[in-house]
RNA sequence: GGGUCCUUAGCUCAGUUGGUUAGAGCAUCCGACUCAUAAUCGGCAGGUCGAAGGUUCAAGUCCUUCAGGACCCA
Numbered sequence: 001g002g003g004u005c006c007u008u009a010g011c012u013c014a015g016u017u018g019g020u021u022a023g024a025g026c027a028u029c030c031g032a033c034u035c036a037u038a039a040u041c042g043g044c045a046g047g048u049c050g051a052a053g054g055u056u057c058a059a060g061u062c063c064u065u066c067a068g069g070a071c072c073c074a
Base pairs, nucleotide, nucleotide: 001073002072003071004070005069006068007067010026011025012024013023019057029043030042031041032040050066051065052064053063054062
């Protein structure tokens, strides 16, 4: 220098052919249970979906550029 792929909650990830409110598990916090702790059970909160722009009635999803990361080729 060229190519492919990834980026969604604190962490690991799902999200179907673009369509009604963006979700799960774990962790944190609160509560139940216990003499107490752990385990277990219940509940709350937590997101500008990497950034910017474009297409569209409508974008996490499609297109462009950029940033970061992984791999391959030179």
Transfer RNA from a Gammaproteobacteria bacterium, 74 nucleotides, folded computationally. The sequence was found in a public genome assembly. Its mean pLDDT, the model's own confidence on a scale to 100, is 81. Rfam family: tRNA. By type it is a transfer RNA.